This is a predicted structure of a 110-nucleotide RNA (SAM riboswitch aptamer (S box leader)) from Phytoactinopolyspora limicola. It matches the Rfam family "SAM riboswitch aptamer (S box leader)". From the family's description: The SAM riboswitch is found upstream of a number of genes which code for proteins involved in methionine or cysteine biosynthesis in Gram-positive bacteria. Its mean pLDDT, the model's own confidence on a scale to 100, is 85. It was read from a public genome assembly, where an Rfam model found it. Lineage of the source: Bacteria > Bacillati > Actinomycetes > Jiangellaceae > Phytoactinopolyspora.

RNA sequence: UACUCAUCCAGAGGGGCAGAGGGACCGGCCCGGUGAAGCCCCGGCAACCACUCGCAAUCCAGCGAGUUCGGUGCCAAGUCCGGCCCGCUGGAUUGCGGGGAAGAUGAGGA
Numbered sequence: 001u002a003c004u005c006a007u008c009c010a011g012a013g014g015g016g017c018a019g020a021g022g023g024a025c026c027g028g029c030c031c032g033g034u035g036a037a038g039c040c041c042c043g044g045c046a047a048c049c050a051c052u053c054g055c056a057a058u059c060c061a062g063c064g065a066g067u068u069c070g071g072u073g074c075c076a077a078g079u080c081c082g083g084c085c086c087g088c089u090g091g092a093u094u095g096c097g098g099g100g101a102a103g104a105u106g107a108g109g110a
Stems, first nucleotide, its partner, number of pairs: 003108006013042005021031003025083004043075003048071002050067006079102001084099005
């Protein structure tokens, strides 16, 4: 980097350095000198991996319950909203619902 699978309406921020951007992309709409990105320290959330227990016994898988020492991840807004397709009698606008695409994270085998 590409592929496969799972999840994405919940949750969780203070300080220091720094100094103008950031929210992937595009369009919106937001956040930002009452301090953006980035780096560091401390704290926290969560439970993918991990670990423990149960499903009669052993191994594997699956499901369920639990733990948080460890490996990741995360801590504005639903993945901030939409983007493509379909439905809600027809047109315009708007809205709602369903499914995709794209993205993010984890795990896996190459």